This is a predicted structure of a 112-nucleotide RNA (SAM riboswitch aptamer (S box leader)) from a fish gut metagenome. Its Rfam family is "SAM riboswitch aptamer (S box leader)". Rfam describes the family as follows. The SAM riboswitch is found upstream of a number of genes which code for proteins involved in methionine or cysteine biosynthesis in Gram-positive bacteria.
[in-house]
RNA sequence: UCAUCAAGAUCGGUGGAGGGAAAGGCCCUAUGAUACCGUAGCAACCUUUAGAUGUUUAUUCUAAAAGGUGCUAAUUCCUAUAAGUGUUUGUAUAAAAUGCUUAUAAAGAUGA
Repeated sequence: UCAUCAAGAUCGGUGGAGGGAAAGGCCCUAUGAUACCGUAGCAACCUUUAGAUGUUUAUUCUAAAAGGUGCUAAUUCCUAUAAGUGUUUGUAUAAAAUGCUUAUAAAGAUGA
């Protein structure tokens, strides 16, 4: 810099109190978190292989899952802005609270 981030996927051992990036919220956790090791799996970003397309070794698509990564609580757990549209409180077309949809950011994660 570019792409993706709504789906998917676990058991055991060590060990013993924190953890979910940050602040807030909300959660997970002695029915043992985080971490490390092993094991099993998910996915299909890169490599590879096969097929199609194509027509010249390019591109694109499909499949496999051998190699390199990654991942396996909660949408990246939620949060910003704009537009649209509901609900509730309310005498009200005031005001307040709150939800949904779409678009675009910021921060972050992963890959190349």